A computed fold for a 361-nucleotide RNA from an Anaerolineae bacterium, annotated as Bacterial RNase P class A. Rfam family: Bacterial RNase P class A. Rfam describes the family as follows. Ribonuclease P (RNase P) is a ubiquitous endoribonuclease, found in archaea, bacteria and eukarya as well as chloroplasts and mitochondria. By type it is a ribozyme. The coordinates come from a structure-prediction model, not an experiment, and the mean pLDDT is 78.
RNA sequence: CAGGCUGACCGGGUGAUCGCUCUCCUGCACGUCAGGGGGGAGGAAAGUCCGCCCUCCGUAGGGCGCGGUGCUGGCUAACGGCCAGGCGGGGAAACCCGACGGAAAGCGCAACAGAGAACGGAUUGCUCCGCGCGAGCGGAGUGAGGGUGAAAAGGUGGUGUAAGAGACCACCGGCGCGGACAGCGAUGUUCGCGGCCAGGCAAACCCCACCGGGAGCAAGGCCGAGCAGGCGCAUUGGGGCGGCUCGUCCCGCAAAAAGCGCCGGGUUGGCUGCUUGACCCCGGCUGGCAACGGUCGGGGCAGAUAGAUGAUCACCACCUCGCAAGAGGCACAGAAGGCGGCUUAUAGGUCGGCCUGGGCA
Numbered sequence: 001c002a003g004g005c006u007g008a009c010c011g012g013g014u015g016a017u018c019g020c021u022c023u024c025c026u027g028c029a030c031g032u033c034a035g036g037g038g039g040g041a042g043g044a045a046a047g048u049c050c051g052c053c054c055u056c057c058g059u060a061g062g063g064c065g066c067g068g069u070g071c072u073g074g075c076u077a078a079c080g081g082c083c084a085g086g087c088g089g090g091g092a093a094a095c096c097c098g099a100c101g102g103a104a105a106g107c108g109c110a111a112c113a114g115a116g117a118a119c120g121g122a123u124u125g126c127u128c129c130g131c132g133c134g135a136g137c138g139g140a141g142u143g144a145g146g147g148u149g150a151a152a153a154g155g156u157g158g159u160g161u162a163a164g165a166g167a168c169c170a171c172c173g174g175c176g177c178g179g180a181c182a183g184c185g186a187u188g189u190u191c192g193c194g195g196c197c198a199g200g201c202a203a204a205c206c207c208c209a210c211c212g213g214g215a216g217c218a219a220g221g222c223c224g225a226g227c228a229g230g231c232g233c234a235u236u237g238g239g240g241c242g243g244c245u246c247g248u249c250c251c252g253c254a255a256a257a258a259g260c261g262c263c264g265g266g267u268u269g270g271c272u273g274c275u276u277g278a279c280c281c282c283g284g285c286u287g288g289c290a291a292c293g294g295u296c297g298g299g300g301c302a303g304a305u306a307g308a309u310g311a312u313c314a315c316c317a318c319c320u321c322g323c324a325a326g327a328g329g330c331a332c333a334g335a336a337g338g339c340g341g342c343u344u345a346u347a348g349g350u351c352g353g354c355c356u357g358g359g360c361a
Stems, first nucleotide, its partner, number of pairs: 001357010012316007020040008042332001046343002049341005054216004061246004066212005071085005086100001087098004101207002106205001108201002123146002125142007154172006173197002175194008220272004229263005237251004279300009318329004
């Protein structure tokens, strides 16, 4: 200098004029009035994929079913998140990805091709025997070489054989069993024995471990206003808790009804919930490889509801073209109960670390 990987940040500024909304203060003619001070849309506010806070189902549990996660150790309020590590895969590397428990509990799947796709057999060939002038035919053996396929009996070298083959041997690889060492652990290294050598798929059903009540701000609470109620349901009782069930609570056991079910009427108003927190940012000290934690100091904070947070002008900053003058452009994109994550979109620019190549000293 170039290419690549990875982490963090900015993504407009200044001034003027006018406008909107929340809050505080003052005034008055007490009103959606006037004036003044202060605040007012993001790194993703998006997606709604997860987790929770909060609210209700009168109170509090168990089981089944259903659903979610799935290597180990940590962090966190929690998570399917984050950090560190292990194993596997990609890459030359930095680095990135992983749906990462179990196939010896069971039930299943692998189209087509191929002789054959899971425990038994065999195609093209090879070898031997018999027949034949020959092409070839029959029988026996074989499954090494070739073909098909995503995948077809582990590899190299030998012994052996009529020809072959883990049939046997040495070494290697995988698997099983048993040790030693390192580590909290996943796991790794190594030693010994054993020819055991035919598997794959669980992002198939399933088995195992752990986790999970349901519904949701149109939740819920209060005020105002207004109307119109009717029918049905039991004693082997009815109702509440998403489904089933155990248990439990309420109502009842003559009837009625607590309630439940169905049909119908009224209210489409206002206030609240609604923003001070598991909060965010900066700095010091401290524990930890890190995620993150502790402590001290400083700073910050939208609350709309026909849905505010803006519009115009000028100059500047940045980018592109151009010698210049100048012209054009200026990303993705708007809070709706709140928070922690993940994922997706993003013009242009800045800073740091690492890998590789080239050059110079």